[in-house]
Order: sequence, then C1' cells, then structure tokens
RNA sequence: UGCGACAAGGGCAAACCCGCCGGGAGGCGGGGACGCAAAGCUCCGGGCCCAGAAAGGGCGGCCGAGCUGCCGAAC
Repeated sequence: UGCGACAAGGGCAAACCCGCCGGGAGGCGGGGACGCAAAGCUCCGGGCCCAGAAAGGGCGGCCGAGCUGCCGAAC
C1' cells in the first nucleotide's frame, strides 16, 4: 500500500412517523434502524428524478472519478 476480521472503540442512519422549508424532485430537525469500511466531502463524467419553452434544480445511501479519514487480525 492493497485488503477488510462474527476484532476493539466509536461513527453514520433506509423505510416509516412528526415538525419546518420547497412548485416539485427533495432538504433540514426529532424519533426510528434497513443497511454502510468511506453511507465522510465534491455533481467533474455517466445515470436517475423534478421542471419543461428554456434556464435551472435535486439525488454522493446508483456507478465511475477526485480529495480527505478511524482501526489492524489473516493474506
């Protein structure tokens, strides 16, 4: 460095419910855990979604890529 253990200590939090915001996709907070070793961050490429005349917007828990990062058994 790859890798990722029925390891340790921790972390995040899908669906659903409540509140708020948004035209919407969806976002934020609380509850809640299906899962996650980058489920940390960035829409750069692809994809999907909203809107649709266009501009534009959303999803990083769809994939790739970039940046950053905890732990250390085996190989």
c-di-GMP-I-GGC riboswitch aptamer from an Acidobacteriota bacterium, 75 nucleotides, folded computationally. It was read from a public genome assembly, where an Rfam model found it. It matches the Rfam family "c-di-GMP-I-GGC riboswitch aptamer". Rfam links the family to the GO term cyclic-di-GMP binding. The family is grouped with related families in Rfam's "c-di-GMP_I riboswitch clan".